[in-house]
Molecule: small-subunit ribosomal RNA
Organism: uncultured bacterium
RNA sequence: UAGAGUUUGAUCCUGGCUCAGGACGAACGCUGGCGGCGUGCUUAACACAUGCAAGUCGUGCGUGAAGCCGGACUUCGGUCUGGUGGAAAGCGGCGAACGGGUGAGUAACGCGUAGACAACCUGCCCUUGAGAGGGGGAUAGCCCCGGGAAACUGGGAUUAAUACCGCAUAACAUUUGUAAGACAGCUGUUUUACGAAUCAAAGGUUUCGAUCGCUCAGGGAUGGGUCUGCGUAGCAUUAGUUAGUUGGUAGGGUAACGGCCUACCAAGGCGACGAUGCUUAGCUGGUCUGAGAGGAUGAUCAGCCACACUGGGACUGAGAUACGGCCCAGACUCCUACGGGAGGCAGCAGUGAGGAAUAUUGCGCAAUGGAGGAAACUCUGACGCAGCAACGCCGCGUGAGUGAAGACGGCCCGAUGGGUUGUAAAGCUCUGUAAGUGGGGAAGAGAAGUGUGCUAUAUGCACAUUAGACGGUACCCGCAAAGUAAGCUCCGGCUAACUCUGUGCCAGCAGCCGCGGUAAUACAGGGGGAGCGAGCGUUGUCCGGAUUUAUUGGGCGUAAAGGGCAUGUAGGCGGGACAGUAAGUCAGUGGUGUAAUGUAACGGCUCAACCGUUGACCUGCCAUUGAAACUACUGUUCUUGAGUUCAGGAGAGGGAAACGGAAUUCCAGGUGUAGCGGUGGAAUGCAAAGAUAUUUGGAAGAACACCGAAUGCGAAGGCAGUUUCCUGGCCAUGGACUGACGCUGAUGUGCGAAAGCGUGGGUAGCAAACAGGAUUAGAUACCCUGGUAGUCCACGCUGUAAACGAUGGAUACUGGGUGUUGGACGAAGUAAGACCCGUUCAGUGCCGUAGCAAAUGCGUUAAGUAUCCCGCCUGGGGAGUACGAUCGCAAGGUUGAAACUCAAAGGAAUUGACGGGGGCCCGCACAAGCGGUGGAGCAUGUGGUUUAAUUCGAUGCAACGCGAAGAACCUUACCUGGGCUUGUGGCAUACGACGUAAUUGAGAGAUCAAUUAUUCCGACUUCGGUUGGCGUAUGUCUCAGGUGCUGCAUGGCUGUCGUCAGCUCGUGUCGUGAGAUGUUGGGUUAAGUCCCGCAACGAGCGCAACCCUUGUCCUUAUUUGCCAUCAGGUUAUGCUGGGAACUAUAAGGAGACUGCCGCGGUUAACGCGGAGGAAGGUGGGGAUGACGUCAAGUCAUCAUGGCCCUUACGUCCAGGGCUACACACGUGCUACAAUGGGCGGUACAAAGGGUUGCGAGACUGUGAAGUCAAGCGAAUCCCAAAAAACCGUUCCCAGUUCGGAUUGUAGUCUGCAACUCGACUACAUGAAGGUGGAAUCGCUAGUAAUCGCUGAUCAGCAGGUAGCGGUGAAUACGUUCCCGGGCCUUGUACACACCGCCCGUCACACCAUGGAAGUUGGCAGCACUCGAAGUCGCUGUGGUAACCCUCGGGAACCAGGCGCCGAAGGUGAGGUCGAUGACUAGGGUGAAGUCGUAACAAGGUAACCA
Repeated sequence: UAGAGUUUGAUCCUGGCUCAGGACGAACGCUGGCGGCGUGCUUAACACAUGCAAGUCGUGCGUGAAGCCGGACUUCGGUCUGGUGGAAAGCGGCGAACGGGUGAGUAACGCGUAGACAACCUGCCCUUGAGAGGGGGAUAGCCCCGGGAAACUGGGAUUAAUACCGCAUAACAUUUGUAAGACAGCUGUUUUACGAAUCAAAGGUUUCGAUCGCUCAGGGAUGGGUCUGCGUAGCAUUAGUUAGUUGGUAGGGUAACGGCCUACCAAGGCGACGAUGCUUAGCUGGUCUGAGAGGAUGAUCAGCCACACUGGGACUGAGAUACGGCCCAGACUCCUACGGGAGGCAGCAGUGAGGAAUAUUGCGCAAUGGAGGAAACUCUGACGCAGCAACGCCGCGUGAGUGAAGACGGCCCGAUGGGUUGUAAAGCUCUGUAAGUGGGGAAGAGAAGUGUGCUAUAUGCACAUUAGACGGUACCCGCAAAGUAAGCUCCGGCUAACUCUGUGCCAGCAGCCGCGGUAAUACAGGGGGAGCGAGCGUUGUCCGGAUUUAUUGGGCGUAAAGGGCAUGUAGGCGGGACAGUAAGUCAGUGGUGUAAUGUAACGGCUCAACCGUUGACCUGCCAUUGAAACUACUGUUCUUGAGUUCAGGAGAGGGAAACGGAAUUCCAGGUGUAGCGGUGGAAUGCAAAGAUAUUUGGAAGAACACCGAAUGCGAAGGCAGUUUCCUGGCCAUGGACUGACGCUGAUGUGCGAAAGCGUGGGUAGCAAACAGGAUUAGAUACCCUGGUAGUCCACGCUGUAAACGAUGGAUACUGGGUGUUGGACGAAGUAAGACCCGUUCAGUGCCGUAGCAAAUGCGUUAAGUAUCCCGCCUGGGGAGUACGAUCGCAAGGUUGAAACUCAAAGGAAUUGACGGGGGCCCGCACAAGCGGUGGAGCAUGUGGUUUAAUUCGAUGCAACGCGAAGAACCUUACCUGGGCUUGUGGCAUACGACGUAAUUGAGAGAUCAAUUAUUCCGACUUCGGUUGGCGUAUGUCUCAGGUGCUGCAUGGCUGUCGUCAGCUCGUGUCGUGAGAUGUUGGGUUAAGUCCCGCAACGAGCGCAACCCUUGUCCUUAUUUGCCAUCAGGUUAUGCUGGGAACUAUAAGGAGACUGCCGCGGUUAACGCGGAGGAAGGUGGGGAUGACGUCAAGUCAUCAUGGCCCUUACGUCCAGGGCUACACACGUGCUACAAUGGGCGGUACAAAGGGUUGCGAGACUGUGAAGUCAAGCGAAUCCCAAAAAACCGUUCCCAGUUCGGAUUGUAGUCUGCAACUCGACUACAUGAAGGUGGAAUCGCUAGUAAUCGCUGAUCAGCAGGUAGCGGUGAAUACGUUCCCGGGCCUUGUACACACCGCCCGUCACACCAUGGAAGUUGGCAGCACUCGAAGUCGCUGUGGUAACCCUCGGGAACCAGGCGCCGAAGGUGAGGUCGAUGACUAGGGUGAAGUCGUAACAAGGUAACCA
C1' cells in the first nucleotide's frame, strides 16, 4: 500500500486490454466578473527590415569646431586677429573574455561526486619589502597634394604623452656553479653560505596635508588550467579493434604534465566486467509520480559545459582561439558607377516563415548589480516596472433573510385531477465585498553627493538637504444601488445522476464492455437531475493503478516458459577446528554534500498563493580511529563431503568376430488339376507355357518366436538368438589410504531416433514416389494387385522429434502401507540348499498422511520444506516468418524482429447438448401378421398457373376433408361499377313543411323524384302564445369505424416432444467456485412404482389413486319402460285389469386388495403359477398433459399496446369472384368383382333428433316427390327401412348382369333467384379400371377388417366430420437393425448447443510488409589531387627612426620568397542508412461469393510431432 469492467451457459485460474488518481511551458471547443503571485516559440541552431543591447576616462596627451566677448579692416556680404568656450575626432589607459541568449554538437573526465597537482597561471583587490636616476627617437590627429561610386586609402610636412626605446641602479626574481643541512618518500620540495650572468619604472592632480597611479619581488584572496577513482543511454541482427596506435630514449612545444608534436627503438594497448561501430541525448541541483523501492523528465530559478550563418585560423590580451573583434573559404542577402564593397538578433523588442501553439518595435536607470572615472557623473533591453494571454496557482464576488395562492409557464402521468420545476420566482425586510463614483494617500530612500557642525586616528560621527520608472498605484474614508457579474460537462455498467418525444442497423454514439433493425434511461431534442465552478470538457504526454520485468515483489507437469543429453572452461556458490589480517561488514569522529527547492517551527503581505528567518534533512562520497561475530584472504590441522585400493555381485551397457534354427521369397525336380488370390462386395493380378496346394533339394537377405515381466542396463538417443575377445559404468559389505581434492556450469567440445544427403556395396520381406483395379458426384485418398528409392552394411554429412515424466542438476530434511529387481546381515530349520520371516543399502512400480496446487493432481523417485548454480517465459495473431549473420553438398538448421491487426487467445473443472462412443431399458419402432395408400375414375384440400378478383390465414413430423359444424344471393373480408360522409354525445339555430304509409315513375339496385293520406306528445295559458320532451335538418365541438400492419410488443386459447417419467426445493454435507449429493448403486415396476443399501434427511409438481363410463351383484323406486305368475280381451299386439319377479330406467351400495396358497427372490420389493370369483394383478375405455422446448400457431373468434386510414384502408348497393385449369402433391369415396353382382323373401341394434319441427296413415306419381292429414314439445308420437347376415333364385370369369365416370333428355325439391354454381329422380349413355413401380400408412381384441344407423352445421346441399351399434379375425420367435424416447457412463475445440463448430485454395476490395533490373539522396571513413588564411621553420639580393660604430657599416626588425601542416573543393573504389521502383511473394482485415470437408465425437482412415 483501496480497486473496477471485459474471455464462459455458468465457475476458478492464467493473461492481456480498458477505466477511476495526480501532473503539464500545453493546444482545441464552449463560456468568461475582479485581484494577487508566477509563467509564456517545446516546431525552422529557418531567414531577418528598423531601433536599442559596451562603453568610459580631459585628474594620461596634443589639437581645439560652433557660439560668446573684444580689436583691426570692409565692397557692409564679410574678412583677419586676441581671448573665452568646449563640441568632435584622434593618440593613450581600463573594460569589451563579465552580464545576456541558445542547446546545434557532444556518450565525453562533458557532467555529478570525491580527491590530486612535489606538473600550473591568475589583470583589477588585500598585505609585505624595495624602488621610480638620467636620456632619446617617432607617430596618429590637424594641414597640404592625390586615388576611389563607395568602403576606404597613398604620399608629404608638423606635434604630445601614464604611447615607444637605450643607459644607470637592483634582488628574496630568472638561469647557472660549489658546499652544507632539513623535510618528504614516485619523479622531489626546501633552507643557508659563497659566486657568475640577465632583467625595472610614469607620471597626473593638489587646498601642499596629501591622494590616484608606475616598477621589481614575497605572501594572500579570487578566478581559472590539468590529472585521477566511482557514477552517468540503447542496440551483440555492432565481436573483434588500434600504426602516433601502447611503451621507451632524445629533442621540440606549453602557464603546466603528457605521443601534445618530431626522430629512432621495442610490439605493444583495448575487449563478453561489452572494446570497436551505429543510433539517440547537453549534464546536474531539481521537477512530476509513487506507500516505498523505483519510473519518467531536465521549461522557468541555480551550477557546469558547448555554441554564436557553416568550416578553418591565428592575433591582441592577465584571461579568448573572442555572440554585437580580425583573416580565409563556402552558402545566402544587400549596395554598386560592374572596377569593387557590406552583413550575421541562439541579446531586448519586432517581422516573415514553420506550426495545434507562445506576448510590447513600452517606461526607467528610482532600487539591486556591473564597466569606466579621484569624483561629480556617463553607460547598462542586466535589472526594476508596466502592457498582452483564465497559461498555471491562490483569494473574492455574482447577494442574505423571509416568503405557499405551493401562482403563471414548461415537462410528465393512472389526465374533471395530480406530480415536478419549487422557497425557486413575485412580494416584503436587509447588507454593501468587487466593479462605479468622490476625497485622502504611502512604504520601497539606506547611502554616496552637497552643506553645516563635532572629534580629529580615519573612506569617522551628527544634523540638514537633493533624487521614485512603477504611480496619484497599493491602502484608507465616504456615496449610491440588488442594482453591473454563470457557465461547462455528464446522467446503460464501470460512475454520482431518469423520463418524454423524434429516429428506425438510418442518422449517429463509443475510454472498455457495447448501443441503434418501431415502445432506445446508450443516437438527437425537451423537461428533470448529478458533478465541478470563472471555469468546464476534449486531445496529447509522463508516473500510478501494473506484484503486467517481480531487489523490496512473479513464474516454468497441463495456462507463455526446463536447454535432446552429457562433459567441462571462465564465473557463481561451497564441510569441521584453531590462529592471524581487516577488503566487505559494524561503530565513533572529521570534511564535504552551493544557494534555491522539498520539510518543521515562527514571522511578513487583511487570508492564501507568494515571501522571509531559523532548524532538521540532503538517505551520498572521502578521510580517520576502532571492533572482529559473519563472508573473504593467509597459515596450520581434521574426516563426515569427494576420491583411491583389496576381496564379491547383477545386467538386452558399448565395440568386433564367428555360429544357429524357424519363417518369407526365389530357383530346380517330383506328385497333382483348375482354379488361385483378394475384398464390405469386386476387379486389376497369377494360372492349361500347369498356378494355388503338397513334397525334396538348393540360394539369398533381413529379423531374432517361446523365455518376456509392474523386469534389467545406459547420460540421453537407445539396447533383445548363441558363443568368444576387447571395454565403460553401477551396487553391496568390511578394512586401509588421500585430506575439501566439492556442486553447478555462459562460451566451447562430444554424443544424439527416424527421415534425408554423398561414395561404394547389398536387396529376401516391407514399402514413399509411380502404375493399374475398385469406391465415389469427384477420389491425385482410405481398400486391393504390383512396385522404385529407402529400409541393411562400410565410411562421411545432417543435428532435428510430442528428443515427454511435456517435470534441469546437486545436497539436506519431512508419517505410513503394499509389490518387485540386485546385494548384505539375522533368526529358525536342514545332510546341504531353496522357499518363507525380520532388518538394512541401492534401484523400480502402485496407494496414500501432512503439506503444496487454479483445479487436475503431486506426495521420501515431490509438483512438500530449504540452500546453491544454470536454462527459459512476459497477451493472441503476424512468426519461429522477413532481413542480416553463421553452419550445411543440398534439404535445411541456429540466432531471430517489425509494420499491421484483435480484445481476447488460453488452462482446469462444471452443467447441458451432441457422437456414423459404450452399457441398460421402453414404444405397432422393427420383426410376425391383417388391411390399405402410391396405379384408375370421382370428391375434397394445397401448391403452381391464370385472372379485374380468383379475399385471408395454416407450410417437415406438429400445413394440405386444416380455420370452414356446410361460399348460388347473404356469408364475404376480394374485384368491377354506382352511391353516402359525423353515423355517438353535448351545444346552438330552425322546423313540426320532416318523417311515416300507400301509389306511380326513373334506375341493376342502393337511391332519387312525384302524388295522395297523415300533420307528434305533455304542462301552463290572458288562447296571442310560452315552456319541456320527441323527431328531423343545418352548424359546431368531441368522437365512431377499419377482417388495415405488427403473433418478433402482448393476454387468452391451442399444437408438439408426451400420458414420456421425469422436473425441482428446504435443511445438512462435500467443493475456493460453477456445482455435486439427495435423483447415483443392487433389484423391481407401466411409472423417480416400490424395496434394500448409501451423507444424507425430508418435501413439492408430475406417476398412481380420487372423477365419468363399461363389465357382476344387492337395496330402493316403477311410468311413457317391463310381463314371470293371476284374470280379461284380440285375427294379431302388455291391448286391459293387475303385478314389482325379470329386463330396463336412475339413485345408493357391494365387489379386486397380490387379500389367500405354492414356488422363486436378499426373511424385501416383486415375479411366476394356482384357488375362489362376473372381473386378477393399473379389468376395458375416457377425462386428466409436471418443469420446460419450438420468438411453434392464432392481432381474421375475442381482448389488447404501438403504428397507419378518416368524402376513405370507413359505409351502402348490383353484378362478378372465392367453384378458373397444362400440371404436381395430400386426404378420402367407388371400384376392378363370384367370400361377388342382380332379383325376391326373412331377422336382429344402439345412440340420437323433432313445433318456422318430426310427420304416421291414406291417395297420386316408375321415381325424386306431391295432396290431405292423425299423433307428438316426446322412455308415450314421428324420423325409422337398420345393413351386412340368413333363405331362395340368376349370372359363370367376360371390360362382363363387374364398374359406374362422362354426356343427353325429361323432371322433383329448397329458395327472391339453382346460368356462372345446389341436391335428388327417371330414361338413355356406359369412360378409366383385371389388385397397382420406387416408396409408404394404420392396427395387438370386441382391436383390425367389414356393415349400416344417427347428430351438428343447415332454406337447400356430406364421399367430410362427431358419435352409435352389428358381424368379427390373424400374429408377436424376439430386440441384431430403422425411427423416437428414458437412465448411467465416456469424448468434445459444441452452448444460437451437430441444421453446431470449423480449415485451406480460388475470386473481389483495402492495408502494412519482404524481394526486385534499377533510380535517387544522406552519413562516416579510405586513397589520390588541389591547396586559402595562418602559426612555425628556413631564407630574406628589397626595405628600415631609436642601440653600437672606426660613419664604411653592424646588430635587430620588416616586406617578399620557399617549405611542413592545413579547411573547403575535385577525382576514384567501396561501406552504411534511407526514399522510390515495372513486376513479384506471402501476411492481415472485410453480414450473407466459389470449390471441397482437413480438425473437434472412434469427426466417420484416431489425432499429433520431426